A computed fold for a 155-nucleotide RNA from a Pseudomonadota bacterium, annotated as c-di-AMP riboswitch aptamer (ydaO/yuaA leader). Rfam family: c-di-AMP riboswitch aptamer (ydaO/yuaA leader). Its family is annotated with cyclic-di-AMP binding and regulation of gene expression in the Gene Ontology. Rfam's curators write: This family represents a conserved RNA structure found upstream of the ydaO and yuaA genes in Bacillus subtilis and related genes in other bacteria. The ydaO/yuaA element is thought to act as a genetic 'off' switch for the ydaO and yuaA genes in its native state. It is believed that the element may be triggered during osmotic shock leading to activation of ydaO, a predicted amino acid transporter gene, and members of the yuaA-yubG operon which code for KtrA and KtrB K+ transporters. Its mean pLDDT, the model's own confidence on a scale to 100, is 76. Of the family's consensus pairs, 92% are formed in the model. Taxonomically the source falls in Pseudomonadota (Bacteria, Pseudomonadati).

[in-house]
RNA sequence: UCCGCUAUUAAGCCGAGUUUGUCGGGAGGAAAUCUCCCAACAAAACGGGGGACCCAUUCUUAUUGGGGCCAAUCCUUAUCCCUUGAUGGGACAAGGGCGGCGAGCUUACCCGCCGAGCCCGACAGCUAACCCCGUAGGCUUCGGAGGCUUUUUUU
Numbered sequence: 001u002c003c004g005c006u007a008u009u010a011a012g013c014c015g016a017g018u019u020u021g022u023c024g025g026g027a028g029g030a031a032a033u034c035u036c037c038c039a040a041c042a043a044a045a046c047g048g049g050g051g052a053c054c055c056a057u058u059c060u061u062a063u064u065g066g067g068g069c070c071a072a073u074c075c076u077u078a079u080c081c082c083u084u085g086a087u088g089g090g091a092c093a094a095g096g097g098c099g100g101c102g103a104g105c106u107u108a109c110c111c112g113c114c115g116a117g118c119c120c121g122a123c124a125g126c127u128a129a130c131c132c133c134g135u136a137g138g139c140u141u142c143g144g145a146g147g148c149u150u151u152u153u154u155u
Stems, first nucleotide, its partner, number of pairs: 010141005018044005024038005045135006055125001063122001065123001066120004073097005079091004098115005104148004109144002
């Protein structure tokens, strides 16, 4: 000097995944009606699902099921595998649409990145009243440019 790992602090990103109160326990501290952490309960806030009339739909009865969260999907072609009376299903590659993200907001621009995973269990269109559920997890060291807005600092 470079790389990797661990811990702490600061500032942040994706995401609904936050805030407050009560009570109990713990840690720090000389102490406090102090600060922080954990659990239980409650509320607010944010997010998701179920659920009438009306309207809409023509699907399904165990295999080509159907549905939900999420940006995480659709189509075409080639190859391989499975299966069928027919239909089709899966893996993978390429291409074309579409969707999402990149430190306030925005953009018709440029650049870069992502399109996974999980759940219900035969069952759900929309849906007022009403009912139910969630408050995670994973990362980073500000992408550029134009416009707008707010705060702080300096002069």